[in-house]
Notes
A computed fold for a 1446-nucleotide RNA from an uncultured bacterium, annotated as small-subunit ribosomal RNA. It matches the Rfam family "Bacterial small subunit ribosomal RNA". Its family is annotated with structural constituent of ribosome and ribosome in the Gene Ontology.
RNA sequence: GACGAACGCUGGCGGCGUGCUUCAGACAUGCAAGUCGAGCGGGCGGAGGCCAAACCGCAAGGGGAGGCUGAAGCUAGCGGCGAACGGGUGAGUAACACGUGGGUAAUCUGCCCAAAAGACUGGGAUAACGGUCCGAAAGGACCGCUAAUACCGGAUAAUGUCGUUAAGUCGCAUGACAUAACGAAGAAAGGCGAAAGCCACUUUCGGAUGAGCUCGCGACCCAUCAGCUAGUUGGUGAGGUAAAGGCCCACCAAGGCGACGACGGGUAACCGGUCUGAGAGGAUGAUCGGUCACACUGGGACUGAGAUACGGCCCAGACUCCUACGGGAGGCAGCAGUCGGGAAUAUUGGGCAAUGGGCGAAAGCCUGACCCAGCGACGCCGCGUGAGGGAUGAAGGCCUUCGGGUCGUAAACCUCUGUCAUCGGGGACGAAGAAAGUGACGGUACCCGAGGAGGAAGCCCCUGCUAACUACGUGCCAGCAGCCGCGGUAAUACGUAGGGGGCAAGCGUUGUCCGGAGUUAUUGGGCGUAAAGGGCGUGUAGGCGGCUUGUUAAGUCAGGUGUGAAAUUUCAGGGCUUAACCCUGAAACUGCGUUUGAAACUGGCAGGCUCGAGGACAGGAGAGGGAAGUGGAAUUCCCGGUGUAGCGGUGGAAUGCGUAGAUAUCGGGAGGAACACCAGUGGCGAAGGCGGCUUCCUGGACUGUACCUGACGCUGAGGCGCGAAAGCUAGGGGAGCAAACAGGAUUAGAUACCCUGGUAGUCCUAGCUGUAAACGAUGAGUGCUAGGUGUGGGAGGUUGAAAUCCUUCCGUGCCGGAGUUAACGCAAUAAGCACUCCGCCUGGGGAGUACGGCCGCAGGCUAAAACUCAAAGGAAUUGACGGGGGCCCGCACAAGCAGUGGAGCGUGUGGUUUAAUUCGACGCAACGCGCAGAACCUUACCAGGGCUUGACAUCGUAGUGCAAAGGCUAGAAAUAGUCUCCCCUGUAGCAAUACAGGCGCUAUGACAGGUGUUGCAUGGUUGUCGUCAGCUCGUGUCGUGAGAUGUUGGGUUAAGUCCCGCAACGAGCGCAACCCCUAUUUGGUGUUGCCACCGGGUAAAGCCGGGCACUCACCAGAGACUGCCGGAGACGAUCCGGAGGAAGGUGGGGAUGACGUCAAAUCAUCAUGGCCCUUAUGCCCUGGGCCACACACGCGCUACAAUGGCCGGUACAACGGGCAGCUAAGGCGCAAGCCGGAGCGAAUCCUAAAAAGCCGGUCUCAGUUGGGAUCGAGGGCUGAAACUCGCCCUCGUGAACACGGAAUUGCUAGUAAUCGCGGAUCAGCUACGCCGCGGUGAAUACGUUCCCGGGCCUUGUACACACCGCCCGUCAAGCCAUGGAAGCCGAUGGUACCUAAAGUCCGUGCCCGAAAGGAGCGGCCUAGGGUAAAAUUGGUAACUGGGGCU
Repeated sequence: GACGAACGCUGGCGGCGUGCUUCAGACAUGCAAGUCGAGCGGGCGGAGGCCAAACCGCAAGGGGAGGCUGAAGCUAGCGGCGAACGGGUGAGUAACACGUGGGUAAUCUGCCCAAAAGACUGGGAUAACGGUCCGAAAGGACCGCUAAUACCGGAUAAUGUCGUUAAGUCGCAUGACAUAACGAAGAAAGGCGAAAGCCACUUUCGGAUGAGCUCGCGACCCAUCAGCUAGUUGGUGAGGUAAAGGCCCACCAAGGCGACGACGGGUAACCGGUCUGAGAGGAUGAUCGGUCACACUGGGACUGAGAUACGGCCCAGACUCCUACGGGAGGCAGCAGUCGGGAAUAUUGGGCAAUGGGCGAAAGCCUGACCCAGCGACGCCGCGUGAGGGAUGAAGGCCUUCGGGUCGUAAACCUCUGUCAUCGGGGACGAAGAAAGUGACGGUACCCGAGGAGGAAGCCCCUGCUAACUACGUGCCAGCAGCCGCGGUAAUACGUAGGGGGCAAGCGUUGUCCGGAGUUAUUGGGCGUAAAGGGCGUGUAGGCGGCUUGUUAAGUCAGGUGUGAAAUUUCAGGGCUUAACCCUGAAACUGCGUUUGAAACUGGCAGGCUCGAGGACAGGAGAGGGAAGUGGAAUUCCCGGUGUAGCGGUGGAAUGCGUAGAUAUCGGGAGGAACACCAGUGGCGAAGGCGGCUUCCUGGACUGUACCUGACGCUGAGGCGCGAAAGCUAGGGGAGCAAACAGGAUUAGAUACCCUGGUAGUCCUAGCUGUAAACGAUGAGUGCUAGGUGUGGGAGGUUGAAAUCCUUCCGUGCCGGAGUUAACGCAAUAAGCACUCCGCCUGGGGAGUACGGCCGCAGGCUAAAACUCAAAGGAAUUGACGGGGGCCCGCACAAGCAGUGGAGCGUGUGGUUUAAUUCGACGCAACGCGCAGAACCUUACCAGGGCUUGACAUCGUAGUGCAAAGGCUAGAAAUAGUCUCCCCUGUAGCAAUACAGGCGCUAUGACAGGUGUUGCAUGGUUGUCGUCAGCUCGUGUCGUGAGAUGUUGGGUUAAGUCCCGCAACGAGCGCAACCCCUAUUUGGUGUUGCCACCGGGUAAAGCCGGGCACUCACCAGAGACUGCCGGAGACGAUCCGGAGGAAGGUGGGGAUGACGUCAAAUCAUCAUGGCCCUUAUGCCCUGGGCCACACACGCGCUACAAUGGCCGGUACAACGGGCAGCUAAGGCGCAAGCCGGAGCGAAUCCUAAAAAGCCGGUCUCAGUUGGGAUCGAGGGCUGAAACUCGCCCUCGUGAACACGGAAUUGCUAGUAAUCGCGGAUCAGCUACGCCGCGGUGAAUACGUUCCCGGGCCUUGUACACACCGCCCGUCAAGCCAUGGAAGCCGAUGGUACCUAAAGUCCGUGCCCGAAAGGAGCGGCCUAGGGUAAAAUUGGUAACUGGGGCU
């Protein structure tokens, strides 16, 4: 895009089309094929006519029973024509069924047209009808009568038919045509009319139409269908037909078809066309048109011009119906309609008015063909559901950043219009032929008028593809989904709403086909690594094929011509108001036939050539193949000698061997297998493959010569042969090695890797197997297209010769250009440029599997499907990773020192407990962390008591004047009551007071409040890798691209630090430096600091005068930069050493943390989106809890002692802090502390004693004079308050613990260790914590193999959430499809035999008939039925096999 569609939601009108795709299932009812009386006899009919009884009447006359006759009209039957058309369906059919083009010299053709001739004379029947009878019916029997355009005989008859004879013309074979003569057989029907005549009839010739038969070509799938065939193929003869023919029969021959796909199986009506597509194609075969086939299923003939007959006949079968049970009837795949089936497909309508058909002389009759109407949005087309104005941008909805935005000119409202629908009026064409008459549709189309915006919009979608976004709800639920994929609390993806997009009386969904898909590739693909080259050769069919001459005209090309139906399609016109639709014309229909021509190319035929191919001759090379023989080294075994305790084996061992003498060593012997060195990306072979030496047999290649043949060539479906290893059969052989197996190790295990043994096998002979990563993952052949450099075999040149060098052919490697390739790469040995032939591929899995076939001992070859997935895969890129490699760092290891892990205690955490033990932090990077201070407070938790505009903020409205403070009462307190007290400013006013403002209170409304939730919605802050040396950018260049280069390389550094090189050149963030402290020094300034000199002074003391030299403090400078020297290095960077210097190579320490990683941490510092609570999840209060305690872990403190404890004496710091503070002297107390109150807001005073140390004493190795837990008693301090639950002191008590398992931490110098001091927080303190300060003050580093972490380069990768990755197989469980299977149930087509209806044909026919002929009987064939054994195919099945998904 399309549809004969269906389903969901919705639905106003009209036109034109279209409508059982399924059960070729079954059918009630009605209708769908009749007509002709001008063929015939009869019947009905009864206009009209004639006669006429009774009766009435005097009569005329009336009357009319009844009888006779009888026009029109109707009609069953006989007869004629039609019924073979028209209409339906697509079951069968893979076929001359269909399409297309031919043939018929092998044929027929009613009605129709043209023409010629004719229709004479006879005959006997039969239906109808009448009678008798049978039957329920359908129907039938017998007897009798009768007609014809029914039937039959005779006559006539041609240019007809047949036979004979004569002779002619022509043709594609048989043969055809025409002429003449003779002979033979063979026709007819009448009707109507007054007539003319008309309609019929017979024979013949021709036409037209229709049909039969036949041939070339074309058009489905399966080769897992490879062989098929007995009337089969052909001949002769006979039969049969309209007609050729094995169409049928007899006989004879043995043929015929097939890889160019026979036979078999499956599927299917075919075509014009239709849909799609640029086309080539692909798919399809509804409606319309052509052909075929079928008519309940199967068989059969009859009639006829035509049928093997949809609405005819006979038989058989199934089914249905009627029945009186004896028998009968039926065939909607005609139109309607019913049931059934199905996702699904209409009215038991009107009319013959038109078109067409049948019959008829005609009128006319018939016609479910047809024309119309009805139903269905089923499709196509057209129209409408209003138009213009209208901003306060109404209300309302939705969203919102609360400002607004949007629906939205949309609505309302105003002014109009009148299509469609509705109503009223008018009203056709279609009707033709001289006129008249004739309309189902239909009072329809169309026209006019009326009224009123009135009656008329939905569906799908809105993550991307793909046009269209927000809110709410939901919370991996419910659901969506075409693909990728959405949904786990902020969903543009689910549901709803608002808004938007698309289409519109429709819109979506589903199904199917084509397209996109160059994704079966003719146009127009591929095969080194993505799927794909056969393991290799030989060669059959086939395909393809060198140079040249002539000829031919099959292919090819050009012109003419016939055909290619119509419709369809395209174009141009025309008709319906337009369009759809319809009409006219043209084009096209790419095809086939025929004819004329051309001769380049391909093919055929004939001839020539030598360059392809082959041969000849002359050479040399080679693990090419087969057979026979032969050699040495080595292993093992046997014998003997020497010899002694081990050997062997491994990472280390053990099993094993050995005192019965091994291993080692010497000599001798046996046997089997393989051939060291030479040996080489060397050689040979088609591949597999081939390796000691000699001989014999034998294949191929190469070079040279240019003597011979003259295209003899290339490829190669099938076929045939070869074909590693393993394996198999039979027989040998067996040294070494070695599956299986045994033992020893390793290991969690170890059916392995390692070791000790060891059997098949490996070897030979004969056979089988036929596969390999049989690989260059690269089929064979030919030609062409830059180079360079090795190597093997030959030839030529150069040279006196060799070597070298040059040229050339064949082989074998490497590098590389163009070109090619997705890239990698290939590149004269192509994966380049071309041609020829073969093989193979078409997403992954299922599966190289099942079934079938062929071969085999195993097994191999060939080779699917169901089902399932949204990928599988290639090459390259960046990372990450590796029990990969290289280089290099770090207290990373090592070397050391001190610890932790054991004890007791402190503290944090887990767990448990609890009313609550608030919350957070969880490897490193949580755990003395948030907490630099939990008794109340803090406090977030729990219990109880209370409050509800609130403890706190802002605003509105109304009222009011207080509030604070103090006291009393109740209460645990919060709180409540009560007493004292009764606001301020301004204006007006004497004042009371009023108004305004401020500050409060009360009530109420907005709102407050939340340490409630989400750190995975966030900001900010922080940790970590890591103070690791990295992370990037611009421009350029390279690459299809991801990306690369720069940033890699050689050095060097602490460093991407620097130097050199380089398709890179520069730059940024990092590194370093700039900043602070510290180490030295200079200058300045000296108080509160200092005191060398001078003076004073004390028990002592910078205490005082004085001074600023020193220390020190502060400020400002200097100094260090590889600057200098030597060496190394590349004349570089830099390194090593040295000098000087307080300090030397970033002097030491700090601050400083790149791009980023960990959804790292924090919503409980703070801020903040969303959500949640609102008399509570908010707020106040009292008490409790955060301090619990069987346990487990982290971090610490104190120890275990003599380098020590205790006692006494004595020395030396720095950083700090201090007014609600530090607190001196002095006094009291054993002490904590108390009294006291000088000094100090501090270089002045205080804290303040530094401690280890040093000196002296004591203890003497012990659970102690070590250790101090625990507990008791008594005190002190802070604080409303130390019970839960503070610290300190004294006295008493005196636990574990004697140096700590596995494991594990810190530290490289003023460091570790050790010693004390200060501070923050703070009323006090659980501080042994943390942050600082100084004192004393080590040991060790060979080195980078290993562990951990990191950096750079490189390599592999199936990883990318990135190795804590990915992922394989069994097992367990569920579901799904499928193979096998004892069996069970079908289906299909044949075969054999038995039986055999109807019927044609043949025979017979004593019966019937005048005859023709027939009944009957017999025979062949045969539908069907039965029996039998197989085949093919399907379903099902206990059990069983694997497979897929989860």